About this RNA: A computed fold for a 129-nucleotide RNA, annotated as FMN riboswitch aptamer (RFN element). The prediction has a mean pLDDT of 80. The sequence was found by an Rfam model in a public genome assembly.
[in-house]
């Protein structure tokens, strides 16, 4: 110091004006951008993970849930410079963005959610070399 294993802890951002009886949902401007990974920093590359679906098992006499575990589904970008190397940097112009809810249609309100997680290294214990 490296690696392995178990607890801990961490672990998602953003709104103003107008119209209207009534919208943060329309109209117009405006803001936000989870992990890891990449010859060089990413919402658009390449994978996760959340959201949804379905098997599977397990609890519940049955249903209806509620958990585990495996499966599928999942949105969007180009041009131009640097440069050894960038859909990741600079310019510039675009585009995406889960369900359920609502007096009127949601990336930005509110809900499930004081939740779950991808994953992080911060701690701590034991193995190990």
């Nucleotide at each position: 110091c490296a690696c392995g294993u178990g607890c801990u802890c961490c672990g998602g951002g953003g709104u103003c004006g107008g119209u209207g009886c009534a919208a943060c949902u329309c109209c117009g401007a405006a803001c936000c951008g989870g992990c890891g990974g990449u010859g060089a920093a990413a919402g658009u590359c390449c994978g996760c993970g959340a959201c949804c679906c379905g098997a599977u098992c397990g609890c519940a006499g049955c249903c209806a849930g509620c958990g585990a575990c495996c499966g599928g589904u999942u949105g969007a970008c180009c041009u131009g410079g640097u440069g050894g190397a960038a859909c990741u940097c600079c310019a510039g112009g675009a585009c995406c963005g889960a369900c359920g809810g609502u007096g009127a249609a949601a990336g930005u309100c509110c809900g499930g959610a004081u939740g779950g997680a991808a994953g992080g290294c911060a701690g701590c214990a034991c193995g190990c070399g």